[in-house]
RNA sequence: GGGGUCGUAGUUCAAUGGCAGAAUGCUGCGCCUGCACCGCAGCGAUGUCGGUUCGAAUCCGACCGAUUCCA
Numbered sequence: 001g002g003g004g005u006c007g008u009a010g011u012u013c014a015a016u017g018g019c020a021g022a023a024u025g026c027u028g029c030g031c032c033u034g035c036a037c038c039g040c041a042g043c044g045a046u047g048u049c050g051g052u053u054c055g056a057a058u059c060c061g062a063c064c065g066a067u068u069c070c071a
Stems, first nucleotide, its partner, number of pairs: 001070007010024004018054001026042005047063005
């Protein structure tokens, strides 16, 4: 320098172009003499910028980052 794969919640992962969810973690409440467990509720995310579309996490382009291969 060139090619491939990938980027979603604190973490690990889902999501036929049509309401962004789950587990775990965190906070609060209940339960308990107290802690833990358990139950209920809540907070929290689509790498960035454009394009296509009535509608984009999803399709297209560029950029950024990670990883891998070639030179």
Predicted 3D model of a 71-nucleotide RNA (transfer RNA) from an Acidobacteriota bacterium. RNAcentral holds the sequence, with entries from ENA. Its Rfam family is "tRNA". Its family is annotated with triplet codon-amino acid adaptor activity in the Gene Ontology. Taxonomically the source falls in Acidobacteriota (Bacteria, Pseudomonadati).